[in-house]
Context: one part of a larger RNA
RNA sequence: GAUUGAACGCUGGCGGCACGCCUAACACAUGCAAGUCGAACGGCAGCACAAUACUAGCUUGCUAGUAUGGGUGGCGAGUGGCGGACGGGUGAGUAACACGUAGGAAUCUGUCCUUUAGUGGGGGAUAACCCAGGGAAACUUGGGCUAAUACCGCAUAAACUCUGAGGAGGAAAGUGUGCCUCUAUUUAUAAGCACACGCUAGAGGGUGAGCCUGCGUCGGAUUAGCUAGUUGGUUAGGUAAAAGCUGACCAAGGCAAUGAUCCGUAGCUGGUCUGAGAGGACGGCCAGCCACACUGGGACUGAGACACGGCCCAGACUCCUACGGGAGGCAGCAGUGGGGAAUAUUGGACAAUGGGGGCAACCCUGAUCCAGCGAUGCCGCGUGUGUGAAGAAGGCCUGCGGGUUGUAAAGCACUUUAGUCGGGGAGGAAGGGGAGAAGUCGAAUAGGCUUUUUCAUUGACGUUACCCGAAGAAUAAGCACCGGCAAACUCUGUGCCAGCAGCCGCGGUAAUACAGAGGGUGCGAGCGUUAAUC
Repeated sequence: GAUUGAACGCUGGCGGCACGCCUAACACAUGCAAGUCGAACGGCAGCACAAUACUAGCUUGCUAGUAUGGGUGGCGAGUGGCGGACGGGUGAGUAACACGUAGGAAUCUGUCCUUUAGUGGGGGAUAACCCAGGGAAACUUGGGCUAAUACCGCAUAAACUCUGAGGAGGAAAGUGUGCCUCUAUUUAUAAGCACACGCUAGAGGGUGAGCCUGCGUCGGAUUAGCUAGUUGGUUAGGUAAAAGCUGACCAAGGCAAUGAUCCGUAGCUGGUCUGAGAGGACGGCCAGCCACACUGGGACUGAGACACGGCCCAGACUCCUACGGGAGGCAGCAGUGGGGAAUAUUGGACAAUGGGGGCAACCCUGAUCCAGCGAUGCCGCGUGUGUGAAGAAGGCCUGCGGGUUGUAAAGCACUUUAGUCGGGGAGGAAGGGGAGAAGUCGAAUAGGCUUUUUCAUUGACGUUACCCGAAGAAUAAGCACCGGCAAACUCUGUGCCAGCAGCCGCGGUAAUACAGAGGGUGCGAGCGUUAAUC
């Protein structure tokens, strides 16, 4: 000099864009952060509508009330499906194929895309519900009824598996919308047809994931030897998959001064800071990967987890308890206590982008987008402009003549950025919905899909940005320094005292070095100090 996730002191007008627990991976009150689908299902607790019956008022077909039956819109709880393996947080552990880079072969992959074939016919249960119990609660037991895209056979079938090569095993699920061309009853239905979403099996792709290897990746030798599943083989098991991954048997190997082992420290990278570069230091925000989710262990389900807001066991801690037993996990967003020099709101919205579910409408989304707080940083703007010598007053210095503050102020003439008040006002909106048209599938002037026209609409931010008008210099300057380094000097006080200090050093009676004042220098909504890196 440059830099910082900074802190502290003094000061502080506005805006934009960023950033904001570096410490206790310490403990957490409260609220929210993962649901959705009735177009899978039985149903109907609650709401609304219609129907039927009764009662009352009467305007004799309306209003009000009660009751009935899921009839309709919908829907609490339940069965079932998909999603809770993404998104979000943290950096504890890890010196490792964890990461980076370049390769490899023995693998899996829900949803998605392309393509092939199929989607036939049956069965037995079970929740919800009802009844009866147990328990303080959490919850739970027994009996009875019922549905499915839940579960299980049968048929058929390529791949695949087994094989004695003859053969055997080997899947599926329906739902919705609409129509009457064919068929049947006859005047709109279905067994039928169409479309959409599904389901099953196979092939290919895409995406994602698992595994192996070469090279690179901190300090310590005041750590020199380490290793028994250890190193290799055979055989068996195991996995989606290669492999001591695991077991039995056999052999005695394997690593190491090119630093094994041990100890300490540490998430890694793209990058960031600095530097002319080489290099050095760092890894906060953002992005990729990894690891973790109170601590330790374990598996279940599933395409995917050994699973942050799932389960089981053990432990510590907290809470409830009728003492028998139960409940919990903010390193999600806010917020609290604590620690600390130190780090924000218990805010708004799903309008946009993205994600989950759904045919869709839509629902959910502390992801996200915004707003709030903080000069924490960077950038921009302002705190007026011109004129003005009687060089005013006051201050300070003085050799008492004067000098300086100083065109500075006042005065005069203007301007109105930002701020205040009033008015107008984009863009972020693409979509989705209603109606119509064309094309395509189709028997179809149903219906579905695609394109297009038109109508009414969808904004948290937001009193937005921006524009216009009004008044008025009005509302807005400090901080550090002035001995040398290093730009900037005098007076007073003090008297080796009080004090200063980055280094050299100042202060013991004229201190440009302490303290105050006047003046000056530097930077400026900041300026200094401290800490840290180059």